[in-house]
RNA sequence: CCUCUGGAGAGCAGGGCGCGUUCGAGAGGACGGAGCCCUCACCGAAGGAGCAAGCGAGCCCGUCUCGCGAAUCUCUCAGGUCAUCCGAACAGAGG
Numbered sequence: 001c002c003u004c005u006g007g008a009g010a011g012c013a014g015g016g017c018g019c020g021u022u023c024g025a026g027a028g029g030a031c032g033g034a035g036c037c038c039u040c041a042c043c044g045a046a047g048g049a050g051c052a053a054g055c056g057a058g059c060c061c062g063u064c065u066c067g068c069g070a071a072u073c074u075c076u077c078a079g080g081u082c083a084u085c086c087g088a089a090c091a092g093a094g095g
Stems, first nucleotide, its partner, number of pairs: 001095006011040001013039005019032005041081003047077001048075003054068005059062001
């Protein structure tokens, strides 16, 4: 790196548009959902960002400054929040 297996969390929210069904002479109304957009709320396990010890550098030699610095921690930019599918950090097996 490839293949297989397992693999979590969080909305019955509000609004707009569109679609379908239906009522109606029409205007318009009612209902529906797994469509799109916005707002609010929420989640962390794609990706992204932050840093502890430690290491290094500097000079004003300090409870100093700067740089490097991991994660399943923190943030929530991205992503996600019925089910299935997909995806999925990580774990196991095989090549």